[in-house]
RNA sequence: CCGACCUCGGGAGAGACUGGCACGGCCGCAUCUCUUUGCGCGGCCGGUUCGGCGCCGAAGGAGCAACCUCCCCCGGAAACUCUCAGGCAAAAGGACCAGGUAGGAAAA
Numbered sequence: 001c002c003g004a005c006c007u008c009g010g011g012a013g014a015g016a017c018u019g020g021c022a023c024g025g026c027c028g029c030a031u032c033u034c035u036u037u038g039c040g041c042g043g044c045c046g047g048u049u050c051g052g053c054g055c056c057g058a059a060g061g062a063g064c065a066a067c068c069u070c071c072c073c074c075g076g077a078a079a080c081u082c083u084c085a086g087g088c089a090a091a092a093g094g095a096c097c098a099g100g101u102a103g104g105a106a107a108a
Base pairs, nucleotide, nucleotide: 001104002103004101005100006099007098009097010096015053017052018051019050020049023046024045025044026043027042028041029040031038054088055087056086060084061082062081063080067076068075
């Protein structure tokens, strides 16, 4: 210097948007002589899935720049740019930082 692993470590941004199908839970209505159950309808909540519009950049990816380099070409190159991917309640993830562990490379 390089990557890997560990930590009840730190760690941002952006719609808990909206529509449909089915599923689960709760409530109400209706039917039945009554109760229960089943079927049907409606409302609310939740997750998944298929779409619609809007947005974010700090997994990954891509592009260029300063620069590496006296000049040209080639190559490399960011937290910049693009948003393919990913993400937009929480959780998870998360560049980067801190501490630790064992390695690899180079130099002395």

Glycine riboswitch aptamer from Dongia mobilis, 108 nucleotides, folded computationally. It was read from a public genome assembly, where an Rfam model found it. The coordinates come from a structure-prediction model, not an experiment, and the mean pLDDT is 77. It matches the Rfam family "Glycine riboswitch aptamer". Gene Ontology term of the family: glycine biosynthetic process. The source organism's lineage runs through Bacteria, Pseudomonadati, Rhodospirillales, Dongiaceae and Dongia. The model forms 90% of the base pairs in the Rfam consensus.